[in-house]
About this RNA:
Predicted 3D model of RNase P RNA and transfer RNA as a complex of 437 nucleotides.
RNA sequence: AGAGAGGGUUGGACGGUCGCCGGCCACGGCAACGUGGCGGGAGGAAAGUCCGGGCUCCGCAGGGCAGGGUGCUGGCUAACGGCCAGGGGGGGUGACCCCACGGACCAGUGCCACAGAAAGCAGACCGCCGUUCGCAAGGACGGUAAGGGUGAAACGGUGAGGUAAGAGCUCACCAGCGGCGCGGGUGACCGCGCCGGCUCGGCAAACCCCACCCGGAGCAAGACCGAAUAGGAGAGCGCAGGGUGGCCCGCCCGUUGCUCUCGGGUUAGGUCGCUGGAGGCGCCGGGCAACCGGCGUCCUAGAGAAAUGACCGUCGCCCCCGCAAGGGGGACAGAACCCGGCUUACAGGCCCUCUCUGGCG
RNA sequence: GGCGGCGUAGCCAAGUGGCCAAGGCGGAGGUCUGCAAAACCUCUAUUCAGCGGUUCGAAUCCGCUCGCCGCCUCCA
Numbered sequence: 001a002g003a004g005a006g007g008g009u010u011g012g013a014c015g016g017u018c019g020c021c022g023g024c025c026a027c028g029g030c031a032a033c034g035u036g037g038c039g040g041g042a043g044g045a046a047a048g049u050c051c052g053g054g055c056u057c058c059g060c061a062g063g064g065c066a067g068g069g070u071g072c073u074g075g076c077u078a079a080c081g082g083c084c085a086g087g088g089g090g091g092g093u094g095a096c097c098c099c100a101c102g103g104a105c106c107a108g109u110g111c112c113a114c115a116g117a118a119a120g121c122a123g124a125c126c127g128c129c130g131u132u133c134g135c136a137a138g139g140a141c142g143g144u145a146a147g148g149g150u151g152a153a154a155c156g157g158u159g160a161g162g163u164a165a166g167a168g169c170u171c172a173c174c175a176g177c178g179g180c181g182c183g184g185g186u187g188a189c190c191g192c193g194c195c196g197g198c199u200c201g202g203c204a205a206a207c208c209c210c211a212c213c214c215g216g217a218g219c220a221a222g223a224c225c226g227a228a229u230a231g232g233a234g235a236g237c238g239c240a241g242g243g244u245g246g247c248c249c250g251c252c253c254g255u256u257g258c259u260c261u262c263g264g265g266u267u268a269g270g271u272c273g274c275u276g277g278a279g280g281c282g283c284c285g286g287g288c289a290a291c292c293g294g295c296g297u298c299c300u301a302g303a304g305a306a307a308u309g310a311c312c313g314u315c316g317c318c319c320c321c322g323c324a325a326g327g328g329g330g331a332c333a334g335a336a337c338c339c340g341g342c343u344u345a346c347a348g349g350c351c352c353u354c355u356c357u358g359g360c361g
Numbered sequence: 362g363g364c365g366g367c368g369u370a371g372c373c374a375a376g377u378g379g380c381c382a383a384g385g386c387g388g389a390g391g392u393c394u395g396c397a398a399a400a401c402c403u404c405u406a407u408u409c410a411g412c413g414g415u416u417c418g419a420a421u422c423c424g425c426u427c428g429c430c431g432c433c434u435c436c437a
Base pairs, nucleotide, nucleotide: 001357002356003355004354005353006352007351008350009349010348012315013314014313015312016311017310018309020041021040023038024037025036026035027034028033043332047343048342050341051340052339053338054337055218056217057216058215062249063248064247065246067214068213069212070211071210072086073085074084075083076082087101088099089098090097091096102209103208108207109206110203111202112201125148126147127144128143129142130141131140132139133138156174157173158172159171160170161169175199177196178195179194180193181192182191183190184189222272223271224270225269232262233261234260235259236258237257241253242252243251264436265435279298280297281296282295283294284293285292286291317330318329319328320327321326362433363432364431365430366429367428368427371386372385373384379417387405388404389403390402391401392400410426411425412424413423414422
């Protein structure tokens, strides 16, 4: 210098004018409200609503069935399908990246289209070999699985012996599986040695099995206050029924009521929930890390689903046009109960660490 | 804001992981006819909303994204 890998951070700044939505204060007003002042007002993803938790209600939720989810090991956490560290497998020369990674021999079922002889108890199309028939071409019977061919996948690989031809039939080495022993590790697992039959495919993001987790609904949850109306009509059930929102048991309410639907009122009323919290930043300590603890400091959107803007000036970055002066443009996107994650979108800018190749010293 | 469902040709719509993804309406061409209609024949999905993953193989199974539709206010 070129080509990359991993991570962090930022998402224009300042000033002025005019507005928009809340809050507080002062003055005026009986009040509604008006005027003035002070202070605040979108994001790293506010998004998708994919997970998890807080919170609230539903008989506080106990058991079973069904259903759903997760799936190597250890840890972190309020919890998680998240994160950290490690193991195993795969990719890359490398930095590094990717993996839904339990079980397909001890529970069973199912599927593997087409092609191919054969797709899972097996078995043999061409071929090879032996016997036999035949003048010959070839046929019959038997042996074999080395070779050919099909397929995504065909019952280990190489070499030697062996044989009529062959074959783990035998042997050596290698791969794989299982068992035993020793050593290391909390563990997943790893290393070494011995033995065994030689070897028995794949799919569980197919049913299923095993282990663990999950009650349901969601702030339009829910609580209180106020106004108004007809507690009216219909249907069902009746010692039933309801809570129950998958089902059953259990539990609770209740026994002249219960449930559902239609109808009625309000013109969609007010207040609370409503934002200070598993919070941000800095320092110190523990830990490889995720994270945890202590101290200090800062915290000011919260609504009707509706506000959070526009213009001008100066400066700065990038791109385009232009010789120049100058002109034009600036990413994804916008809170609505809150929080921890994941995923997705994003013009660009800055910083740190590392790898490979080439050159120079 | 929250919850649920759907996406297959111009329209409707079937499709247990496997042969060229059924069928109907429509459209185009042809046969028939003097010309039409009807009838008959042929064609009409290079991508099953899009992108990845599992698998030998995906419209189908799994994940993410996009688009469309439906439901949910208060009082008694």
Rfam match: Bacterial RNase P class A.